[in-house]
RNA sequence: UGGUCAUCCAGAUGAGCUGAGGGAUAGGCCCUUUGAAGCUCGGCCAACCUGCCGAAAGGUUCGGUGGCAAUACCUACGCAAAAGCGAAUGAUGGCGA
Numbered sequence: 001u002g003g004u005c006a007u008c009c010a011g012a013u014g015a016g017c018u019g020a021g022g023g024a025u026a027g028g029c030c031c032u033u034u035g036a037a038g039c040u041c042g043g044c045c046a047a048c049c050u051g052c053c054g055a056a057a058g059g060u061u062c063g064g065u066g067g068c069a070a071u072a073c074c075u076a077c078g079c080a081a082a083a084g085c086g087a088a089u090g091a092u093g094g095c096g097a
Stems, first nucleotide, its partner, number of pairs: 001097001003095006013042005021031003025076004043068003048064002051060003072089001077086003
């Protein structure tokens, strides 16, 4: 990188450095100098994989990832009067190439 499977309305942030952007894309709407994004250290959430316990259900959280504004912020394409449902796209993990 592309394939496949699962999940995505729950949950969870402090400090230091730095200094203007960020929320994938477009439109909207938000967040942000009362400090964005990034980096470092710590904390926490979750439980996909591993380990351990267990007959199982499940538990635990040492290890590998992931996450810690708003549903994946909303809408986008199809169906529907609407509520909503499904898809696409995206993200994360497992598997295999």